Background:
This is a predicted structure of a 91-nucleotide RNA (c-di-GMP-I-GGC riboswitch aptamer) from Domibacillus iocasae.
[in-house]
């Protein structure tokens, strides 16, 4: 220094519940609640996936409905990456 336990303190919070919070959705936030997590602490930098208010194209129409794509939106609890950190037993 590198690993990271049936260690010890301590931390986070998935489903799912609740709201007369925000948002067009995705999807966040508060309160409960624990399936987990050794970075599940921060960062959309690459891949991924999600969503289309909007913008383009098509059809439909008589003027507003339907489809397709498209991130500037989101998702750090998909994976890679980067930054930043409390404890440490064997080896």
């Nucleotide at each position: 220094a590198a690993a990271g336990a049936u260690a010890a303190a301590g931390g986070c919070a998935a489903a799912c519940u609740u709201c007369u919070c925000c948002g067009a959705a995705a999807g966040g936030g508060a309160a409960g609640g624990a399936c987990g997590c050794a970075a599940a602490g921060c960062c959309a930098c690459g891949g991924g996936u999600c969503u289309a208010c909007u913008a383009u194209u098509c059809a439909u129409u008589g003027u507003u409905u339907g489809a397709a794509u498209u991130a500037u939106g989101a998702c750090a609890g998909c994976c890679g990456g980067g930054c930043u950190a409390c404890u440490a037993a064997a080896u």

The sequence was found by an Rfam model in a public genome assembly. Of the family's consensus pairs, 86% are formed in the model. Taxonomically the source falls in Domibacillus (Bacteria, Bacillati, Bacillota, Caryophanales).